[in-house]
Order: sequence, then C1' cells, then structure tokens
RNA sequence: UUCUUAUCAAGAGAGACGGAGGGAUUGGCCCGACGAUGUCUCAGCAACCAGCCGGUUUUCGGCAAGGUGCUAAUUCCAAUAGGUAUAGAACAUGCCUAGAAGAUAAGAA
Repeated sequence: UUCUUAUCAAGAGAGACGGAGGGAUUGGCCCGACGAUGUCUCAGCAACCAGCCGGUUUUCGGCAAGGUGCUAAUUCCAAUAGGUAUAGAACAUGCCUAGAAGAUAAGAA
C1' cells in the first nucleotide's frame, strides 16, 4: 500500500510548547489570535486484539487493562441509488433504507 471481517447515535480534558489556519476530499456548516489544528506530559473514556474466570466448545457472559484506539459538533451534515411527507407535476426541504468514501481494530498478501 492492497484485500477481508467487524464497528462507527453512547462515552471521556487539563497543563505546557507553538503561532495559523483547521474539521480526510468537494459543497455546506462550524472551530480558530479569548490562541484553534498540531506536539509533549498528566488525567480520563471505551473494550477491537491479547490475558484470566464461568458456562458451552459454534459462541455467550463476566473480570482486568498488556497492545492499539479515542477524549468539539452522529464519521459535524450531505455526496450515489431508492422510498416517503409537504393536496397533484417539477423544484426544494425534511425523514427513512441501502450503498460509496473515510476512521479504528483484527487478520492476510
């Protein structure tokens, strides 16, 4: 880097450094000199993998926190397709379903 599987509506922030854009892309909408994004330290959340216990040996429940991960906004919202409401058509908006893309974990190449 690519592929496969699972999850993505819950949860969890302080300090120091630093000094301009940042929230993956595009559009929207937000965050940001009242110092964002980022880095480090400490703290916290969660429980994917590994570990332990119980039942079952497909798998399930519990404990714990070693390897990851995460701690603005649902993955911030949408992007493609379908359905539905707004009296009918078109447009637009809202809602629902599936998908794409992305993120994280585990495995494989």

Annotation:
A computed fold for a 109-nucleotide RNA from Peribacillus huizhouensis, annotated as SAM riboswitch aptamer (S box leader). The sequence was found by an Rfam model in a public genome assembly. The prediction has a mean pLDDT of 84. The source organism's lineage runs through Bacteria, Bacillota, Bacilli, Caryophanales and Peribacillus.